[in-house]
RNA sequence: GAAGUCCGCCAGGCAGUCGCUGCAUGCAUUCGCAUGUGGAGGAAAGUCCGGGCCACAUAGAGCAGGAUGCCGGCUAACGGCCGGGCGCAGCAAGCCGUCACAUGCAAAUGUGGCGGCCCAAGGCGAUGGAAAGUGCAACAGAAAGCAAACCGCCGAUGGCUCCGCAAGGAGAUCAGGUAAGGGUGAAACGGCGAGGUAAGAGCUCACCGCGUCCACGGUAACGGCGGACGGCACGGUAAACCCCAUCCGGGGCAAGGCCAAAUAGGGAAGCAAUGACGUUGCUCGCGUCGCUUCCGGGUAGGCUGCUAGAGCUUGUCGGUAACGGCAGGCCCAGAGGAAUGACUGUCCACGACAGAACCCGGCUUAUCGGCGGACUUCCACC
Numbered sequence: 001g002a003a004g005u006c007c008g009c010c011a012g013g014c015a016g017u018c019g020c021u022g023c024a025u026g027c028a029u030u031c032g033c034a035u036g037u038g039g040a041g042g043a044a045a046g047u048c049c050g051g052g053c054c055a056c057a058u059a060g061a062g063c064a065g066g067a068u069g070c071c072g073g074c075u076a077a078c079g080g081c082c083g084g085g086c087g088c089a090g091c092a093a094g095c096c097g098u099c100a101c102a103u104g105c106a107a108a109u110g111u112g113g114c115g116g117c118c119c120a121a122g123g124c125g126a127u128g129g130a131a132a133g134u135g136c137a138a139c140a141g142a143a144a145g146c147a148a149a150c151c152g153c154c155g156a157u158g159g160c161u162c163c164g165c166a167a168g169g170a171g172a173u174c175a176g177g178u179a180a181g182g183g184u185g186a187a188a189c190g191g192c193g194a195g196g197u198a199a200g201a202g203c204u205c206a207c208c209g210c211g212u213c214c215a216c217g218g219u220a221a222c223g224g225c226g227g228a229c230g231g232c233a234c235g236g237u238a239a240a241c242c243c244c245a246u247c248c249g250g251g252g253c254a255a256g257g258c259c260a261a262a263u264a265g266g267g268a269a270g271c272a273a274u275g276a277c278g279u280u281g282c283u284c285g286c287g288u289c290g291c292u293u294c295c296g297g298g299u300a301g302g303c304u305g306c307u308a309g310a311g312c313u314u315g316u317c318g319g320u321a322a323c324g325g326c327a328g329g330c331c332c333a334g335a336g337g338a339a340u341g342a343c344u345g346u347c348c349a350c351g352a353c354a355g356a357a358c359c360c361g362g363c364u365u366a367u368c369g370g371c372g373g374a375c376u377u378c379c380a381c382c
Stems, first nucleotide, its partner, number of pairs: 001378010012347007020039008041353001045364002048362005053252002056249001060284004065248005070084005085127001086125003094117010128243002133241002135237002150182002152178003157175002160171004190208002193205003209232001210230005216223002256304004266295006275289004311330008
């Protein structure tokens, strides 16, 4: 310098004229006026997770059900975040082969295409268990999980035919053997080589693979041309049932609390202490004393909850990091049919996606443009 990848920040600015609204102060108090100071997001969206908070409520246990699922850490918690492990694919770079073109006397070099191996940073993973059991897998294929013989190979042993006095020999293949070769398929019961066999087969052996155990490293998941033993338990799928580990009461600000007002402390049916009700279902326990259903009538107004927070920010220490400790600084929307809008001028990166409704931590989705940083590979120079 180039390329690749990941992360962070900003989200129109300034000025003027009108308009809306929270709070404070002052004046008016009939509506209100003046001054000061605040006033939508990185996702406010989705409502997918986790909580704070509120009541049930004094609230427990079990079963059912649901969620998560490699290891370690962070956090109030999480299905989140950080770091690490394993697996998968794969861009760049590198190496090998081949083709074309160019240069060259030639050797060879360069460029481009194609194929193979390997593949950084980074990306993806709904990442426990298939040796507890059950189930499922279209078509093709003989056969798809303890089997199987379509084409083949053999036919030693038993049978058949021929030659032979016999011993024996030859032939085709029946019975039978076989799964090394070929075919089907995504996948066919380890791979390659040698021996062995009638032909074959871990049948035997060496190497590799696989399984178990041990040592070493690591907190751990796990690791490697470590070692020993074993011919070997032999595929996939658990986002199938299931097993294992951990966790989970459900409901919700339209929660809940206070005040005022109004009506019909109305009617009917059923259950009733051996009962009924109690915010997922069942059982036990616990609590209360009435409960359930239908018809009919009144009110739906005001205040509160409602914004000082698991808050933001600066410095420093610890930590790989997420994050935590310590010391300072700051207050940054609270509407209530729903407040920030309109116009003008100017600058520029010409502004996309898009508006709080109790609050917070995440995830996911949408998105114009600008700025900054980190990591990896390659090239050139010192």
Source information
The RNA shown here (Bacterial RNase P class A) has 382 nucleotides and comes from a Rhodocyclaceae bacterium. Its Rfam family is "Bacterial RNase P class A". Gene Ontology terms of the family: ribonuclease P activity, tRNA processing and dimeric ribonuclease P complex. The sequence is in RNAcentral, with records from ENA. A source record names the gene rnpB. Of the family's consensus pairs, 96% are formed in the model.